Transfer RNA from a Eubacteriaceae bacterium, 73 nucleotides, folded computationally. Rfam family: tRNA. By type it is a transfer RNA. It was read from a public genome assembly.

[in-house]
């Protein structure tokens, strides 16, 4: 240069056929306890890698880009 995969919360990863973004771990609170763990209940955190299209409505579909992993040369 080319073909392909991946990107979603602090990590680790879901998310059907385009219809209100979620788990698990972790942060925090608050109950248990003499304390701490464990266990139990609340919270907070997300411009869905970036920008446009298309649709009444995109994380999903398209089309450009960018990291990254791979595979051909």
């Nucleotide at each position: 240069g080319g073909g392909g995969g991946u990107g979603u919360a602090g990590c680790u990863c879901a998310g059907u056929u385009g219809g209100u973004a979620g788990a698990g771990c972790g942060u925090c609170c608050g109950g248990u306890u003499c304390g701490c763990a464990u266990c139990c209940g609340a919270a907070a955190g997300g411009u869905c890698g970036a920008g446009a299209g298309u649709u009444c409505g995109a994380g999903u579909c398209u089309c450009u880009u960018c990291a990254u992993c791979u595979c051909c040369a």